[in-house]
Context: one part of a larger RNA
RNA sequence: GCGUCAGCCUGCGGGCUCCCCAUUCGGCCCGUCUUGAAACACGGACUAAGGAGUCUGACAUGUGUGCAAGUCAACGGGCUAGAAAACCCGUAAGGCGCAAGGAAGCUGACUGGCAGGAUCCCUCGCGGGUGCACCACUAACUGACCUUGAUCUUCUGAGAAGGGUUCGAGUGAGAGCAUGCCUGUCGAGACCUGAAAGAUGGCGACCUAUGCCUUAGUGGGGCGAAGCCAGAGGAGACUAUGGUGGAGGCCCGCAGUGAUACUGACGUGCAAAUCGUUCGUCUGACUUGGGUAUAGGGGCGAAAGACGAAUCGAACCGUCAGUAGCUUUUUUCGUCCGAAGUUUCCCUCAGGAUAGCUGGAGCCCUUAGCGAGUUCUAUCGGGUAAAAACAAUAAUUAGAGGCAUCAAGGGCGCAACGCCCUCGACCUAUUCUCAAACUUUAAAUAGGUAGGACGGUCGACUGCUUCUUUGAGGCGCACCACGGAAUCGAGAGCUCCAAGUGGGCCAUUUUUGGUAAGAGGAACUGGAGAUGCGAGAUAAACCAGAAGCCGGGUUACGGUGCCCAACUGCACGCUAACCUAGAACCCACAAAGGGUGUUGGUCGAUUAAGAUAGUAGGAUGGUGGACAUGGAAGUCAAAAUCCACUAAAGAGUGUGUAACAACUCACCUGUCGAAUCAAAUAGCCGCAAAAAUUGAUGGCACUUAAGCGCGCGACCAAUACUCGACCGUUAGGACAAUGGGCAGGCCCCGAUGAGUAAGAGGGUACUGCGGUCAUCGCAAAACCCGGGGCGCGAGCCCGGGCGGAGCGACCAUCGGUGCAGAUCUUGGU
Repeated sequence: GCGUCAGCCUGCGGGCUCCCCAUUCGGCCCGUCUUGAAACACGGACUAAGGAGUCUGACAUGUGUGCAAGUCAACGGGCUAGAAAACCCGUAAGGCGCAAGGAAGCUGACUGGCAGGAUCCCUCGCGGGUGCACCACUAACUGACCUUGAUCUUCUGAGAAGGGUUCGAGUGAGAGCAUGCCUGUCGAGACCUGAAAGAUGGCGACCUAUGCCUUAGUGGGGCGAAGCCAGAGGAGACUAUGGUGGAGGCCCGCAGUGAUACUGACGUGCAAAUCGUUCGUCUGACUUGGGUAUAGGGGCGAAAGACGAAUCGAACCGUCAGUAGCUUUUUUCGUCCGAAGUUUCCCUCAGGAUAGCUGGAGCCCUUAGCGAGUUCUAUCGGGUAAAAACAAUAAUUAGAGGCAUCAAGGGCGCAACGCCCUCGACCUAUUCUCAAACUUUAAAUAGGUAGGACGGUCGACUGCUUCUUUGAGGCGCACCACGGAAUCGAGAGCUCCAAGUGGGCCAUUUUUGGUAAGAGGAACUGGAGAUGCGAGAUAAACCAGAAGCCGGGUUACGGUGCCCAACUGCACGCUAACCUAGAACCCACAAAGGGUGUUGGUCGAUUAAGAUAGUAGGAUGGUGGACAUGGAAGUCAAAAUCCACUAAAGAGUGUGUAACAACUCACCUGUCGAAUCAAAUAGCCGCAAAAAUUGAUGGCACUUAAGCGCGCGACCAAUACUCGACCGUUAGGACAAUGGGCAGGCCCCGAUGAGUAAGAGGGUACUGCGGUCAUCGCAAAACCCGGGGCGCGAGCCCGGGCGGAGCGACCAUCGGUGCAGAUCUUGGU
């Protein structure tokens, strides 16, 4: 000097991961009981440590291991430093098993047959033989029971052969014993915390209640009882006056003792009952020290259930000894499956058992059978819906006809079961309305059975059966293979063990009681509960649709003026709504009624022989009709309602008069020149339509709509459908060689993935002990971290700091083994 490697510094860039800030969209707080919780339901300030299904005995199912017609150490002995454990030996006494049945005396088990059938053998094949386990059917045996009773026999019993819709936890070439584990049941504190009541034995009257004994205390003032004194009056009895006197559950009031009011102060206080002022009493049933007596279903009480040591409608302490069908709590992570609130019984209704629903463990067959929340065909049972009432039962309206009979009223008649009339009963043929506990008839749905070899045909047999070769039964080298409807299936069947649940709730339809109800009771089905996602503004149950983790495409319900992704799309109608137009299942309301608002259709009329509407003219006579009236001339009322002349004119539609008059209408005509009038109906709109915080088609807003009613396209977007990648689970399949290596391996392929209570299986973390292998003063564990990585996760590994002496992995094993909750416990903040 060059090259390479390592370290350090500086600058720039990329990525993973983590943290912080900001923004858009979504998003209610956990745990709990509950049909239902974000709840104006309860627990919850934060944090560290502690904190709840355990151990044992006896059983049961399953499973692992050892030996096996047996099996078993803990009885004794040996070995040993050893009255330690472990190990070894002996006996097989004992336990369980190897025989059952019966109350007991007691008696006491043929290698059966047949259908299916693994395996193995023969066969080229069809097929044949063998027939394990198991299962179904059927004989036999055994005990009990019922029956029968040959034979023997001391006359009491023994008892062969036989029969039986009877009973057995039996036999039929054994399967058990010992031990480990999971799960479950019962006993024990029995998953953890928690009573109140109850029993028993003691200890308390220093607080306080009351009695008794004994001790101490009570200042001042007022009122002024009895008794006494004095003089006065009086004939006297006695009276009055002035003193004296000092009685009293007397008065005012201090100390004392108490405690009325302020409902004052204080109210984490000075104090678990105090302080201030005020107030009661204060010579007495007064206050008080000490002693003594009364004790727990007992005391004491001027009585308040007061007081009895801060405890009293039954004290305190120990023990029995705790129990609770009730409340709360019950500790790590994925994966697979996945409920019930119904039946029956219970001194059962806040709970259990039982069946059901569910999980787990298995067993056993299987490609032509087996099965089914389905259809078809055949067949069977039914008495609901409907219908009927001129069919039965029960109810029920109306007339019509009527021989006889009966009741009542009436006429003729002296009277008559004489005649006649009326009205009923009754009869006949009809008619109206009807039944959960009526019915001739009679559905729809729903239900049972069958759709073949475990079958059918034929034949002979039989002591059973029949009037009967009638039936029944088995039998046969007998015969029949077109396998006897459809569709579907992730194959079908069977056994054992066990959890949770046993408050229920909602919707359509049906239904019961109720005036009705977000009220009560039922049935079928589907849901929420146990379940998220999209839509209904909001939302347990409605609509759509069920979900591993991602990406692309497409839809459902519902939408497309803006909020808000997507057409202020196209086409046709309707609607004008100032107390307050309208705007989408459940659903968050409105009715009867009426509208010359407007728009449709229906039906009936009128109209060029000129309607309707407008305008103009006429609207007469018999007659002031008759009756009634104070009066009534078309027009108070009642009855009747003709004729004439006319183009037409009511014995009158209203106004009007005391009565007339007058006017008007119906009706007719001129003019005009084309459509007009009524009735009911139903769309939108309006009235009917009044409530208390201001207000809700979700809001804004919208008017040939962004409303209402129809139709047609396009578009938007769910965890749905579809395609692809990955993860888990599960079924099926291939693979043992060429030196080694996880068969608990590796590879291929199909399907599938919601979940509370509950179950199963697999992981992860912690303590101790054993084995194997590691680490550490060149720094272990614990602790801290805006560092890095792995795992779905619980968690694990690495790095840095701090720290200063132990500590880890794997394979086994043991458990006082995982915390957020319990008004949890203790400490800290």